The RNA shown here (transfer RNA) has 73 nucleotides and comes from Entophlyctis helioformis. Its Rfam family is "tRNA". About the family: Transfer RNA (tRNA) molecules are approximately 80 nucleotides in length. RNAcentral holds the sequence, with entries from ENA.

[in-house]
RNA sequence: GCCUCCUUAGCUCAGUGGUAGCAGCGCUUGCCUAGUAAGCAAGAGGUCAGGUGUUCGAAUCACUUAGGAGGCA
Numbered sequence: 001g002c003c004u005c006c007u008u009a010g011c012u013c014a015g016u017g018g019u020a021g022c023a024g025c026g027c028u029u030g031c032c033u034a035g036u037a038a039g040c041a042a043g044a045g046g047u048c049a050g051g052u053g054u055u056c057g058a059a060u061c062a063c064u065u066a067g068g069a070g071g072c073a
């Protein structure tokens, strides 16, 4: 230098055009317990890496920028 892939909650991730973006761990609160842990229940937490475009409609498609991983030279 060229090619491919990845970027979604604090962490690991699902969702591949259509009403309100999923779950686990973690966090908060309550129940339970003499108390803690465990268990049970509820809750909070997301500009979907940034920008532009396509579309009636974009986390999803295209281009571009940034970061990361791999390959070739």
Stems, first nucleotide, its partner, number of pairs: 001072007010025003018056001027043005049065005